The prediction has a mean pLDDT of 76. The RNA shown here (c-di-AMP riboswitch aptamer (ydaO/yuaA leader)) has 133 nucleotides and comes from a Clostridiales bacterium. The model forms 91% of the base pairs in the Rfam consensus. Lineage of the source: Bacteria > Bacillati > Bacillota > Clostridia > Eubacteriales. Its Rfam family is "c-di-AMP riboswitch aptamer (ydaO/yuaA leader)". Rfam describes the family as follows. This family represents a conserved RNA structure found upstream of the ydaO and yuaA genes in Bacillus subtilis and related genes in other bacteria. The ydaO/yuaA element is thought to act as a genetic 'off' switch for the ydaO and yuaA genes in its native state. It is believed that the element may be triggered during osmotic shock leading to activation of ydaO, a predicted amino acid transporter gene, and members of the yuaA-yubG operon which code for KtrA and KtrB K+ transporters. Rfam links the family to the GO terms cyclic-di-AMP binding and regulation of gene expression.
RNA sequence: UUUAUAUAAGCGCCGAGCCUAUUUUUAUGUAGAGCGGGGGAACCACUUUUUGGGGUGUAUCUUCAUUUAUGAGGUAGGGUACUCUUGGAUCCGAACCCGUCAGCUAACCCAGUAGACUCUGGAAGAAGAGGUU
Repeated sequence: UUUAUAUAAGCGCCGAGCCUAUUUUUAUGUAGAGCGGGGGAACCACUUUUUGGGGUGUAUCUUCAUUUAUGAGGUAGGGUACUCUUGGAUCCGAACCCGUCAGCUAACCCAGUAGACUCUGGAAGAAGAGGUU
């Protein structure tokens, strides 16, 4: 000097997944608030139930190959430093759950509040916001 790995911190990012109080074995429990989700009348809708059906989520559909269990692609859709527009680049396009059962749905009921990641991340314009000091 360069590269890789690990830890800590900081600015951020995907996501509902943040905050407050109290307790406590200092590591947890409890409660609340905010945010998100499911169930659940009338009316309306649907009548199609093993070809099972349904839910969270952007994550759906499909082609080829082939080792039959994987690979290489495409694609609906979604993300990228306040928001929007133009334009460009790039990435994701999963996973899990319920258990024969659920349309919408006031009152009401139920549980969730995690996990992971980046490190100068290009540009022009408009108006409105926000943060720090």